[in-house]
């Protein structure tokens, strides 16, 4: 070179065209508790890599791009 596959909260993921984008864990406050750690209950956090394009609508199709993983040469 040439071809495939991820990119979505701090991390790991789910969400294949329309409902407020959701869960686990961590973070943060409360209850509980001699204390912590457990469990309960509430909360912040992602304009879903980037610019385009298709459509009434896009995180979801489609193109370039960026990065990361692999095959091949």
């Nucleotide at each position: 070179g040439u071809c495939c596959c991820c990119a979505u909260g701090g991390c790991u993921c789910a969400g294949u065209g329309g409902c407020u984008a959701g869960a686990g864990c961590g973070c943060c406050g409360g209850c509980c508790a001699g204390u912590c750690a457990c469990g309960c209950c509430g909360g912040a956090g992602a304009u879903c890599g980037a610019a385009g394009g298709u459509u009434c609508a896009a995180u979801u199709c489609c193109u370039u791009c960026u990065g990361g993983g692999g095959a091949c040469a």
RNAcentral holds the sequence, with entries from ENA. The RNA shown here (transfer RNA) has 73 nucleotides and comes from a bacterium. Its Rfam family is "tRNA". The family's RNA type in Rfam is transfer RNA. Its mean pLDDT, the model's own confidence on a scale to 100, is 81.